[in-house]
Context: one part of a larger RNA
RNA sequence: CCCGCGACUAGACGGAGAGACCCCAUGGAGCUUCACUGCAGCUCGGCAUUGGGCGGCCGUGCGUCGUGCACAGGAUAGGUGGGAGACUUUGAAGCGGGGUCCUUGGAUCCCGUGGAGUCGCCGUUCGGAUACCACCCUCGGCACACGUCCGUCCUAACCGGAACCCUGGAAGGGUCCCGGGACAGUGCCCGGCGGGCAGUUUGACUGGGGCGGUCGCCUCCCAAAGAGUAACGGAGGCGCUCGAAGGUGCCCUUGGGCCGGUUGGGAACCGGCCUGUAAGCGCAAACGCAUAAGGGCGCCUGACUGCGAGGGGUACAUCCCGAGCAGGCUCGAAAGAGGGAGUUAGUGACCCGGCGGCACGCUGCGGAGCGGCCGUCGCUUAACGGACAAAAGCUACCCUGGGGAUAACAGGCUGAUCGGUUCCAAGAGUUCACUUCGACGAGCCGGUUUGGCACCUCGAUGUCGGCUCAUCGCAUCCUGGAGGGGCAGUCCCUUCCAAGGGUUAGGCUGUUCGCCUAUCAAAGCGGUACGCGAGCUGGGUUCAAAACGUCGUGAGACAGUUUGGUCCCUAUCUGUCGUGGG
Numbered sequence: 001c002c003c004g005c006g007a008c009u010a011g012a013c014g015g016a017g018a019g020a021c022c023c024c025a026u027g028g029a030g031c032u033u034c035a036c037u038g039c040a041g042c043u044c045g046g047c048a049u050u051g052g053g054c055g056g057c058c059g060u061g062c063g064u065c066g067u068g069c070a071c072a073g074g075a076u077a078g079g080u081g082g083g084a085g086a087c088u089u090u091g092a093a094g095c096g097g098g099g100u101c102c103u104u105g106g107a108u109c110c111c112g113u114g115g116a117g118u119c120g121c122c123g124u125u126c127g128g129a130u131a132c133c134a135c136c137c138u139c140g141g142c143a144c145a146c147g148u149c150c151g152u153c154c155u156a157a158c159c160g161g162a163a164c165c166c167u168g169g170a171a172g173g174g175u176c177c178c179g180g181g182a183c184a185g186u187g188c189c190c191g192g193c194g195g196g197c198a199g200u201u202u203g204a205c206u207g208g209g210g211c212g213g214u215c216g217c218c219u220c221c222c223a224a225a226g227a228g229u230a231a232c233g234g235a236g237g238c239g240c241u242c243g244a245a246g247g248u249g250c251c252c253u254u255g256g257g258c259c260g261g262u263u264g265g266g267a268a269c270c271g272g273c274c275u276g277u278a279a280g281c282g283c284a285a286a287c288g289c290a291u292a293a294g295g296g297c298g299c300c301u302g303a304c305u306g307c308g309a310g311g312g313g314u315a316c317a318u319c320c321c322g323a324g325c326a327g328g329c330u331c332g333a334a335a336g337a338g339g340g341a342g343u344u345a346g347u348g349a350c351c352c353g354g355c356g357g358c359a360c361g362c363u364g365c366g367g368a369g370c371g372g373c374c375g376u377c378g379c380u381u382a383a384c385g386g387a388c389a390a391a392a393g394c395u396a397c398c399c400u401g402g403g404g405a406u407a408a409c410a411g412g413c414u415g416a417u418c419g420g421u422u423c424c425a426a427g428a429g430u431u432c433a434c435u436u437c438g439a440c441g442a443g444c445c446g447g448u449u450u451g452g453c454a455c456c457u458c459g460a461u462g463u464c465g466g467c468u469c470a471u472c473g474c475a476u477c478c479u480g481g482a483g484g485g486g487c488a489g490u491c492c493c494u495u496c497c498a499a500g501g502g503u504u505a506g507g508c509u510g511u512u513c514g515c516c517u518a519u520c521a522a523a524g525c526g527g528u529a530c531g532c533g534a535g536c537u538g539g540g541u542u543c544a545a546a547a548c549g550u551c552g553u554g555a556g557a558c559a560g561u562u563u564g565g566u567c568c569c570u571a572u573c574u575g576u577c578g579u580g581g582g
Stems, first nucleotide, its partner, number of pairs: 001582008010574003014569002022403004027399002029395004035200005041193003045189005051154006058147004063142004068137001078136005085119003094113008158180004163175004203215003212232001216238006239384001240282001241341002246300007254278001255275007280289002283346001285344003304327004310321003316385001329338003352378007360371003410457001411455001412453003416450001418446006427437002464539001465537003469531001470528005477502003480497006504518005545563004549558003
């Protein structure tokens, strides 16, 4: 050096399993509910199946009877018309008894007695006789009819049951009896309840996701002197308002300071000087404005209709500016100005529907109706280019497709935080900054903490602690050697050199850590995928079960707790140890 054999597993981000965690999908499923929308089911009611009698309430109609009181007036005059007579032995007035109404004065009816009268036309009143007749009104009684409703009774629909027969049959039918009974049941229509069931929805951005915040529009900065320009960058506003705060003609000049002037003072008003936009312009900011866009007065309504050359801006759709022409106006002597407001926010596509208008279509004409066109109205469609008229949750019972485009472990980068160290030296140290300690600050190193970033790995890099076995660094715990000391000594403090070796055993806890006990020369700090699970464990964490507390209506949830809970791999290569052959 080559080739074996026996072993061991540190590596081959070893094998197996298209990661179960995490995120994503306008993916799925199971479950929940005061998500949405349905359906079953239950239920109120109507109609049908569904018939009869009686009673009652109410309503309507017809008949009949009664009822009707302002004042004045013989007194209780409902209205209008006819009307000079009407009623009476078919029994008047009066008297006795009773019913109804009642404004307490009477009206009216019935029975008995009685025996021949009673009332009207006339003069007061808006209106003249219940003398009589007719048609009506108000309210009420009675009778009838119809209808709704309620109660009750019936039996023949319908329902339940017994017996017998078809028949030897629990099915079905027939006969008959008993009970219920027009209810129940059933059908159709309508309202309500309705996770019992079903189908679905439950946004995006995001230095992972969730929680929080945000989502459209305006102003400024960022923005790098044209425009434009991102971030969960820094600051603020809007979702209106005004019939004057609009148009036009004419006129005016603000704010502040100083000085002076009755009441007047830090601000009221007047004068002078100075300053020069600081005032004001409805509201944020920027820009603009004194020739004013600011302030006042007069007259008005252009806060027009029909267009629009040409531009700005822009992926599209939106959006913005606009001279000029026509019509008919306003102000102004006129020239002229006027198509809202100093400008930039004050907003919403399409569909669907309402209202007013035009008279365009519905195929010969007319209508009804529908549509179109012009104008206008109804969206916190605010997730603001608006998926529907209409929508929340849980999943540790979970599934699929994907992602290292994106989190948790480890690594990497960074080094705020952390550890170490240096500088400065205010001070502490009785005095004295530096034996020792060291504020306020500055620099450097390390890469053990907590983080930031999201760079390999999600077709898998197994995660805490223990056990076993280690190996390295030195910022050294012990042992060794030195300097300084606020080192008398013994101790001790501090610094320098030094990594050879060493660095215990127990109690509690899953613990690392920590506290405690007993020792020790000492019981060091770190790195090694927080060394080591193809070496072991599996107590913790981190599936499925279950419970408590808490939260939630609930399904369920909780860096809260509690009990339980499958740890696979026969070693090919590298590596290591042992042992052979050449």
Large-subunit ribosomal RNA, domain V from a wastewater metagenome, 582 nucleotides, folded computationally. RNAcentral holds the full RNA, with entries from SILVA. Rfam family: Bacterial large subunit ribosomal RNA. Its mean pLDDT, the model's own confidence on a scale to 100, is 85.